Overview: Predicted 3D model of a 1668-nucleotide part of an RNA (large-subunit ribosomal RNA, half A) from a Cytophagales bacterium. Rfam family: Bacterial large subunit ribosomal RNA. The prediction has a mean pLDDT of 81.

Context: one part of a larger RNA
RNA sequence: GGCGUAUGGGGAAUGCCUAGGCUCUCAGAGGCGAUGAAGGACGUGAUAAGCUGCGAAAAGCUACGGGAAGUUGCAAGUAAACUGUGAUCCGUAGAUAUCCGAAUGGGACAACCCACCAGGUUGAAGACCUGGUACUUCCGCUUAGGCGGGAGGGCGAACCCGGAGAACUGAAACAUCUAAGUACCCGGAGGAAGAGAAAACAAUAGUGAUUCCGCAAGUAGUGGCGAGCGAACGCGGAACAGCCCAAACCACAUCAGUUACGGCUAGUGUGGGGUUGUAGGACUUCGAGAUCUGAAAUAAUCUGAAUUGGAAUGAUCUGGGAAGGUCAAUCAUAGAGGGUGAGAAUCCCGUACAGGUAAGGAUUAUUGAGGUAGGAGUAUCCUGAGUAGGGCGGAACCGGAGAAAUUCUGUCUGAAUCAGCCGGCACCAUCCGGCAAGGCUAAAUACUACUGAGAGACCGAUAGUGAACCAGUACCGUGAGGGAAAGGUGAAAAGUACCGUGAAUAACGGGGUGAAAUAGAUCCUGAAACCAUACGCUUACAAGCGGUCGGAGCCCUUUAGUGGGGUGACGGCGUGCCUUUUGCAUAAUGAGCCUACGAGUUACACUUCCCUGGCAAGGUUAAGGGUUUAAGGCCCGUAUCCGGAGCGAAAGCGAGUCUGAAUAGGGCGAAUAGUCAGAGGAGGUAGACGCGAAACCUGGUGAUCUACCCAUGUCCAGGGUGAAGGUGCGGUAACACGCACUGGAGGCCCGAACCAGUAUACGUUGAAAAGUAUUUGGAUGAGGUGUGGGUAGGGGUGAAAGGCCAAUCAAACCAGGAAAUAGCUCGUACUCCCCGAAAUGCUUUUAGGAGCAGCGUGGGGUGUUUUCUUAUAGAGGUAGAGCUACCGAUUGGACUAGGGGGAGUCACAUCCUACCAAAUCCAGACGAACUCCGAAUGCUAUAAGAUUAUAGCCCUGCAGUGAGGGCAUGGGUGCUAAGGUCCAUGUCCAAAAGGGAAAGAACCCGGAUCUACAGCUAAGGUCCCAAAGUAUAUGCUAAGUUGAACUAAGGCAGUUCAGUUGCUGAGACAGCAAGGAUGUUGGCUUGGAAGCAGCCAUUCAUUUAAAGAGUGCGUAACAGCUCACUUGUCGAGCGACAGAGCAUCGAUAAUAAUCGGGCAUCAAGCAUAUCACCGAAGCUUAGGCAGUAGUUUACUACUGGGUAGGGGAGCAUUCCAAAUGCGGUGAAGUCACAUGGUAAUGUGUGGUGGAGCGUUUGGAAAAGCAAAUGUAGGCAUAAGUAACGAUAAAGCUGAUGAGAAAUCAGCUCACCGAUAGACUAAGGUUUCCCCGGCUAUGCUAAUCAACCGGGGGUUAGUCGGGACCUAAGGCAAACCCGCGAGGGGUAGUCGAUGGCGAAUCGGUUAAUAUUCCGAUACUACCGCAAUCAGUGAUGGGGUGACGGAGUAGUGAAAGGUCCGCGUGCUGACGGAAUAGCACGUUGAAGGGUGUAGGUAUAGGAACUGUAGGAAAAUCCGCAGAUUCUGCUGAACCUGAUAGUACCACAAGUCUACGGACGCGUGGAUAGUGACCCUAAGCAGACUUCCAAGAAAAACCUCUAAACUUAUGGUUGUGGUACCCGUACCGUAAACCGACACAGGUAGUCAAGGAGAGAAUCCUAAGGUGCUC
Repeated sequence: GGCGUAUGGGGAAUGCCUAGGCUCUCAGAGGCGAUGAAGGACGUGAUAAGCUGCGAAAAGCUACGGGAAGUUGCAAGUAAACUGUGAUCCGUAGAUAUCCGAAUGGGACAACCCACCAGGUUGAAGACCUGGUACUUCCGCUUAGGCGGGAGGGCGAACCCGGAGAACUGAAACAUCUAAGUACCCGGAGGAAGAGAAAACAAUAGUGAUUCCGCAAGUAGUGGCGAGCGAACGCGGAACAGCCCAAACCACAUCAGUUACGGCUAGUGUGGGGUUGUAGGACUUCGAGAUCUGAAAUAAUCUGAAUUGGAAUGAUCUGGGAAGGUCAAUCAUAGAGGGUGAGAAUCCCGUACAGGUAAGGAUUAUUGAGGUAGGAGUAUCCUGAGUAGGGCGGAACCGGAGAAAUUCUGUCUGAAUCAGCCGGCACCAUCCGGCAAGGCUAAAUACUACUGAGAGACCGAUAGUGAACCAGUACCGUGAGGGAAAGGUGAAAAGUACCGUGAAUAACGGGGUGAAAUAGAUCCUGAAACCAUACGCUUACAAGCGGUCGGAGCCCUUUAGUGGGGUGACGGCGUGCCUUUUGCAUAAUGAGCCUACGAGUUACACUUCCCUGGCAAGGUUAAGGGUUUAAGGCCCGUAUCCGGAGCGAAAGCGAGUCUGAAUAGGGCGAAUAGUCAGAGGAGGUAGACGCGAAACCUGGUGAUCUACCCAUGUCCAGGGUGAAGGUGCGGUAACACGCACUGGAGGCCCGAACCAGUAUACGUUGAAAAGUAUUUGGAUGAGGUGUGGGUAGGGGUGAAAGGCCAAUCAAACCAGGAAAUAGCUCGUACUCCCCGAAAUGCUUUUAGGAGCAGCGUGGGGUGUUUUCUUAUAGAGGUAGAGCUACCGAUUGGACUAGGGGGAGUCACAUCCUACCAAAUCCAGACGAACUCCGAAUGCUAUAAGAUUAUAGCCCUGCAGUGAGGGCAUGGGUGCUAAGGUCCAUGUCCAAAAGGGAAAGAACCCGGAUCUACAGCUAAGGUCCCAAAGUAUAUGCUAAGUUGAACUAAGGCAGUUCAGUUGCUGAGACAGCAAGGAUGUUGGCUUGGAAGCAGCCAUUCAUUUAAAGAGUGCGUAACAGCUCACUUGUCGAGCGACAGAGCAUCGAUAAUAAUCGGGCAUCAAGCAUAUCACCGAAGCUUAGGCAGUAGUUUACUACUGGGUAGGGGAGCAUUCCAAAUGCGGUGAAGUCACAUGGUAAUGUGUGGUGGAGCGUUUGGAAAAGCAAAUGUAGGCAUAAGUAACGAUAAAGCUGAUGAGAAAUCAGCUCACCGAUAGACUAAGGUUUCCCCGGCUAUGCUAAUCAACCGGGGGUUAGUCGGGACCUAAGGCAAACCCGCGAGGGGUAGUCGAUGGCGAAUCGGUUAAUAUUCCGAUACUACCGCAAUCAGUGAUGGGGUGACGGAGUAGUGAAAGGUCCGCGUGCUGACGGAAUAGCACGUUGAAGGGUGUAGGUAUAGGAACUGUAGGAAAAUCCGCAGAUUCUGCUGAACCUGAUAGUACCACAAGUCUACGGACGCGUGGAUAGUGACCCUAAGCAGACUUCCAAGAAAAACCUCUAAACUUAUGGUUGUGGUACCCGUACCGUAAACCGACACAGGUAGUCAAGGAGAGAAUCCUAAGGUGCUC
């Protein structure tokens, strides 16, 4: 380390539970709001953070009613109270009810700020209290300016009506169409809304407003006649209800016209009258008050809140506890339900039943406002006008413009008037039905945010609402918006007194409570992953999908049996699961592990088939109604539908009919079974098995990032260059021009801040979701930057990159349509049994998808029709073959037209030709699209025979498949390449395991129902690994060839075999000995060539046993050595050729790397023959299971591999019903073991557990998980690994403490110092200070803290903001536009980043100070007093009032340096000083004064005229003339005795022992020089340039109205002076970046040395050493 057992930890599954949900039923209610809602903010308690309640009268106040003994909410504590004089509590009616919000006096950044009017507080200013003050619209009044009264506004779930109105999608594309008048947006109303009392339907019969339900009917229709869409009449029901105006006519009033003043007439208003189609009414006349209805009031009854009464049990046993068991009782109009220490009718709350009243409601009765009718006559009058209708363009209806009626209307037109008008699907006639152009109307119907009472074959904490719990919370986002997790101690807190260990209030050990503490606080049960500990066996030569089969040893147990359990040395065999594929161990997909969750469901009068049941030539109800024990059951209900007759386009006929001339033929029918319900298979329409897009559309949210723009502010060290212009001189007729000086321009130069981001490196799970270091570009400009605003999604913005628009951009984000669609990918859950495919054809915007066919399966039928063999009879043109049989192609030869070339005497003739070549002949030979021929096989038919089964065929339900692949054979293509590709036939794999081939989808053998330690074989094997022959016989091989699947051309005296042909005792072949000569150096050639460079040849001849005019070596050429040939010697076989077997070379790849290995040589190789044996899931034997069939009730025969797929039978889970059981003497769950069943699974025993749970028979489903990069939680792994966030740095001593690298103190060291210092805006929101603490936070520790707990802290007339002003821009009376929502917009009103505007110094706290205190000032207003004056505005005028750049001057704050002075300190040892060092030597606002300086077209004074300034003006402007020097302004004086700073002494206190604070006392000085530098200021200065550079108020002044007992100015004095901010951080650990993050963040101050400098280096003040 492994396995096992035990005990724990961890974790939160499972079981049980339910406080909460979900879906409904019945009833109620159907709104709330200017009498201030919904919803909030802030308060409110003795203590009070949250929730609840309430509102300054604040967990409450008053009255009435109820009720009864305790009470002060959740919430347990303490304290203090209340209560029989009736509390708390419940109900009803009141009071109070801050601020925001429609929000309403004005404003605004919701919960805040600021007003006006009237009244009040001793009240002038200031402050406070009460009431009122918005807009729109209607009404009334009105002096016409207004006033008074009512209403509206906003919120709320669905339902309803109207306006406006998508897209995805479907149509397998898409445009009409669909989705759909849906979603969304907008307006409006009610408890319902809308519709509604016929200008309606219908059809020769009738109905009689509307609405809703069931049918009619998926019919008639409509429709790229596609996808789809889809009525009505009529019938059955629910509920029922009808009315009023306008007009004619009359009266009155009021006005107007006219008049012959008698009147007449028009308009308007009010009243009467009147309301319809069989026409009615007015009018004339007659006659009566009939009938019905009914507001409101009163009375009675009923109902109605809190609420009241409400029967009946004891004992005993077990137990912690009785409601359980047992025994014996009781009640019941109550045995619904819940609770109580376990199952309770009789214990409690209740229940059945009965009672009771306030407000309110209902019914009835009485009274009764008011409304409602007749007869006759028919001359005249009335009966809804820019209407009906029409044209054009649209829309609604079933109807998409169609032949298109009907309805609506944007536009243009435009009737009739009862002898009239409209409709009845173009239109016309007849007929019929109605009377438009005004209005109201209950019920039946729709919905449920809310209240009460209930229900569930709904959920039970990953479920059910997102939410059982303080949830729309925490958290995320600028925002719209998104959006969690999280239940359980126990019967009762009886929630562990006390002791010990420990620094400890941590934790633990004792002890106690309790039935139980392994129920001890995230506490019921307590599974798994995962992490430990103890014990048993095992493991250190061993190689693996870790199992399985066999098995030694050891340990435990035992009922003692070769029992059971644990371990497992060693051996055999053995490449996970899923998916997808032709094919996966694959190095193709998915999964880290465990637990829970997680996918074919539901609806429909839909379609079809099978099964079961009812009835049957019939079957059946739907809506609805009745009853009832109430979602149920039963009974009504015959509308409707299907069937019972078909055929035809139809008229029509009919067991027939249509076609047709037909009586023919043919087509479709007839010769009977349906229908309703239930269940199942499949389809359709719906999201339709689950998860998954990119996108499209609708409505909103965003310019705190960024782009551009607008307004207003602000910033840019320092250095350099030296344009125009100017001045002077020169120069010119005058210019021009030149020189010098001056001047200070510039998208000028160098270079910090600042902005940018060039290059490289680092970083890349970063310090950082874009940075750091070094380097680089711009840096007075088209510059940078702050604050406040504007532009918004097919839109913006863009010096343009498709850039940017909140870490998102070729169309943002959020929500919705929405479960879009997905011919695509992935996933899809228990068992067993039977059968079992396909990867092909045709068509396809089709090729990875479909339809039909083929192949599978279930049911029914038929009954040998299938298949095979043999025989016979056929069709046919393949293989082959052939071509003098065609067509085409073709080689050689012969022959020979034609042509070319040559010859020929010009031409012709003619001739030649190893040139090309037709035809013909001879020989040879080719062809998928040649055939004079022509098989085998296959195919068809007939007959006989065989096979008997799950064959074939027909009907019907349900599929899957339509990617195939290997091998063999026949072909095409390709290279007679491919593990290539395309066909055909077969087979196997696919979907097939087993044996063999080392290993291998498809090669060989062979098809697995199960068991067997039985037998026989196949392929293949038999030396060992490794079962079986070291078998037999005969050969071959020498190469380890070979030992299967790796080879050729070619080479070879390897060897064996079988042939052919030579030589050989007349002596072969080989060896050895000898010879190998002469003519001649043959001739030619050559420099030379003599056998041997080359050429020629009759390569000849001679001598010989034999010897070439020479086979090689050799020489310059010769020479020389050889060979052929000959002889001798030897003594028996020796050559050549072609062939066969096995070897050999050819031979070349990555491990020593191999035949599978070891190895093997008369074999363990190769070949032939033979015998034996081994060898599989084959066959046999024995036994068992199942299926099918047959006989027939126990046998027989056959069968049982299997993916997609079809069919059958079961197991388990949850719930329901009935029946029947179990349980505190211990249910479910959980852990372990045993055991039954073929399996899914069942049962038993023990432990744990502590309250529920089964069985049987049926029923209903949220009904079974290993995978979906699944969802959620938990736990591993990597791993005690990486890292601990600027390398500016620490050290020592001491203190505290349980504990100190980090805390505190001191000393030393180091770092920043244009900053790492100080102030301040934004933003944050208590982080500030003190005390205490250390679980978590801090990347380590912590005694420390920006952490936790408690307490404290922010003080203003003058600072900032408001009570003042305006800019960009916002809002917005009037007005304009838009269907609406809404969009613009004048007056006005908001809005700082700007204008205006009054306080300084010193002291003080732990923490605040221009705020408190001291001193000294100033501003506004009021009273009083004095004095002077015409005052007076929302009007006039002035002023306010403005750019860039640049230069010079003055001046001297702060600062610095030097000198002087004051005080103190220092001197190694000793002394001294005129030495050195440190610090100090200071001083505000205000008041006064008006110096230096600046300014000169400047500033002022008085005057005259005046037509402009919308009226006026004494003002301004303009014009004129006179006169003065002013205006501004540092300094300076005062403030000022700051008795302050500072110094010395010092009581005393505290201490981190270093020091700190300090009562009190005393004190000096020059309250000054020089120099450097130059800020602010002067200054709104000046110069210069072109791009020409806010507004309003404050302020001054003028008058108008008005007033002149008023009002105003000045002086003095007294009073008054509101609201908000104020802590702390603020280049950062407190802001923006998820962090205590190397990033980002506007403005102000700016010491010394060196330096041009804010560069850079070193330092000061001050701060820090970067939390391992």